[in-house]
RNA sequence: UGGGGAUUCGUCUAGCGGUAGGACACUUGACUCUGAAUCAAGGAGCUCUGGUUCGAAUCCAGAAUCCCCAU
Repeated sequence: UGGGGAUUCGUCUAGCGGUAGGACACUUGACUCUGAAUCAAGGAGCUCUGGUUCGAAUCCAGAAUCCCCAU
RNA backbone atom coordinates (compact mmCIF):
# COMPACT_ATOMS: atom_id res chain seq x y z
C1' U A 1 0.00 0.00 0.00
C1' G A 2 -3.75 -3.56 -1.87
C1' G A 3 -7.36 -7.50 -0.82
C1' G A 4 -10.52 -10.33 2.57
C1' G A 5 -13.10 -11.23 7.28
C1' A A 6 -15.24 -9.89 12.13
C1' U A 7 -18.02 -6.26 15.53
C1' U A 8 -25.41 -8.24 18.80
C1' C A 9 -26.71 -8.19 27.04
C1' G A 10 -20.91 -9.18 31.64
C1' U A 11 -19.18 -13.75 28.25
C1' C A 12 -20.44 -17.11 24.13
C1' U A 13 -23.89 -17.51 20.21
C1' A A 14 -28.67 -17.25 16.72
C1' G A 15 -31.41 -13.88 13.91
C1' C A 16 -34.02 -14.47 4.54
C1' G A 17 -36.65 -5.88 5.80
C1' G A 18 -41.95 -6.60 10.13
C1' U A 19 -42.19 -7.32 18.68
C1' A A 20 -33.92 -8.94 19.05
C1' G A 21 -33.93 -15.21 20.87
C1' G A 22 -30.95 -18.96 23.52
C1' A A 23 -26.90 -20.71 26.90
C1' C A 24 -23.63 -19.49 30.92
C1' A A 25 -23.05 -15.76 34.51
C1' C A 26 -25.76 -12.07 37.77
C1' U A 27 -30.15 -10.53 41.07
C1' U A 28 -34.62 -12.01 43.83
C1' G A 29 -37.74 -15.83 45.72
C1' A A 30 -38.90 -21.19 46.86
C1' C A 31 -36.50 -25.57 48.83
C1' U A 32 -32.35 -26.48 52.87
C1' C A 33 -29.99 -26.30 59.84
C1' U A 34 -26.21 -23.68 56.22
C1' G A 35 -24.33 -24.17 51.35
C1' A A 36 -24.33 -26.66 46.62
C1' A A 37 -27.75 -28.67 43.26
C1' U A 38 -32.81 -28.04 41.54
C1' C A 39 -37.27 -25.02 40.49
C1' A A 40 -39.69 -20.13 39.52
C1' A A 41 -39.24 -15.03 38.31
C1' G A 42 -36.32 -10.65 36.77
C1' G A 43 -32.74 -7.07 34.70
C1' A A 44 -29.25 -6.43 30.79
C1' G A 45 -27.44 -5.98 24.04
C1' C A 46 -27.41 -4.64 17.69
C1' U A 47 -19.37 -0.41 17.06
C1' C A 48 -20.32 4.89 15.12
C1' U A 49 -22.32 8.65 11.45
C1' G A 50 -25.45 9.33 7.33
C1' G A 51 -28.80 7.32 3.35
C1' U A 52 -32.91 4.05 1.18
C1' U A 53 -37.73 2.34 3.08
C1' C A 54 -44.25 2.82 5.89
C1' G A 55 -40.60 0.01 8.67
C1' A A 56 -33.19 -1.42 9.05
C1' A A 57 -29.28 -5.78 13.49
C1' U A 58 -30.43 -7.04 8.26
C1' C A 59 -29.85 -3.15 2.23
C1' C A 60 -26.32 1.20 0.53
C1' A A 61 -22.12 4.88 1.57
C1' G A 62 -18.40 6.49 4.85
C1' A A 63 -15.68 5.98 9.56
C1' A A 64 -13.52 3.22 13.96
C1' U A 65 -11.31 -1.17 16.32
C1' C A 66 -9.44 -6.14 15.80
C1' C A 67 -7.76 -10.42 12.82
C1' C A 68 -5.84 -12.83 8.21
C1' C A 69 -3.29 -12.81 3.24
C1' A A 70 -0.04 -10.48 -0.40
C1' U A 71 3.84 -6.86 -1.19